[in-house]
RNA sequence: UGGUGGGCUAGGCUGGGCUGUUCGGCGUAGCCUGUGACCCGAAACCGUCGAUAUGCGGGGGCCGAAGCCGAGGGAAGGUUCGUGGAGCAGGAGAUGGUACUCUCCUCAUUCCCGUAGAGUCCCCGUCCCGAUGGGCUGGCGGUUACUGUCUGGCUGCCCGAAGGGGCUGUCAGCAGUAUUAACCGGAGGAAACGGCCCAGGCCCGGAAGGGAGCAAGCUUACUUCGGACGACCAGCGCUGUCGGGGUAGCGGGGAGGAGGGGAUGUUUUGAGUACCCUCCUGCAAAGCGAAUCGACCUGAGGCGUGCCCACCU
Numbered sequence: 001u002g003g004u005g006g007g008c009u010a011g012g013c014u015g016g017g018c019u020g021u022u023c024g025g026c027g028u029a030g031c032c033u034g035u036g037a038c039c040c041g042a043a044a045c046c047g048u049c050g051a052u053a054u055g056c057g058g059g060g061g062c063c064g065a066a067g068c069c070g071a072g073g074g075a076a077g078g079u080u081c082g083u084g085g086a087g088c089a090g091g092a093g094a095u096g097g098u099a100c101u102c103u104c105c106u107c108a109u110u111c112c113c114g115u116a117g118a119g120u121c122c123c124c125g126u127c128c129c130g131a132u133g134g135g136c137u138g139g140c141g142g143u144u145a146c147u148g149u150c151u152g153g154c155u156g157c158c159c160g161a162a163g164g165g166g167c168u169g170u171c172a173g174c175a176g177u178a179u180u181a182a183c184c185g186g187a188g189g190a191a192a193c194g195g196c197c198c199a200g201g202c203c204c205g206g207a208a209g210g211g212a213g214c215a216a217g218c219u220u221a222c223u224u225c226g227g228a229c230g231a232c233c234a235g236c237g238c239u240g241u242c243g244g245g246g247u248a249g250c251g252g253g254g255a256g257g258a259g260g261g262g263a264u265g266u267u268u269u270g271a272g273u274a275c276c277c278u279c280c281u282g283c284a285a286a287g288c289g290a291a292u293c294g295a296c297c298u299g300a301g302g303c304g305u306g307c308c309c310a311c312c313u
Stems, first nucleotide, its partner, number of pairs: 002312007011063004015033005023050005038059004067303003072298003077293007087283007096276007107265007120255007127245008135236005140230002144178005150173005156167004183227006194219003202211003
């Protein structure tokens, strides 16, 4: 000096590109290409940098003096410009064409109505509004007055050695009569504080007799159901009369006396819609051309090839 082996360090690799964004670079977004193509965190009013910009923060793996840069050539693909003009949308159209729908006219066919009366004209009802009656349904309602040898509550007065008796006033009930739309029937019904009647028992009394009174029974207030009635209120798939309005459908009557209506097809007139056609405007795919960028492949050339140990030369 060179080589082989081992260890190390600097370093390298762990994708690239286009569009968009930005003053500009990179990232996050979209797309292309390509691979054996690490992980985590944040990031479009954004993150990080400044032509030494080709991300920031954190953590791995591989190689290791290994490698890195790279003119030029080829090239998928992208961007811009031009051309192109399939197709889409909108507007206009003298008119033309086709189809459909409606309408007018003509004709033909066919059906129905019509002298038991067509078209036409007149009147009325059906309909609406108002007024006044009836009917129906529902609500609501339960009169007032007088009389009484009647019954009871309460007030006052009088009589009686007990129980008690008599009279007056007032209120309530009951009965009768009259009246009213204000009546009838059923059910329930006052624990006591409504009535009648009150077994038993209780009280007064020598007795006769009288009194208070529970239960039961009857009855009233009251509650409820039904019927009848109607001074009153409300509403109607109802109805009479009167006045007004309306009448295209349906029905009735009258005048008059021969036509009326529908369907289908055809011809003609007019209108509408859709499509075709012509023109204008806008957007615009494929394709083509030019410029430019360009993953990937190739690659002239350039830079770098360090330190330590062992062995051989």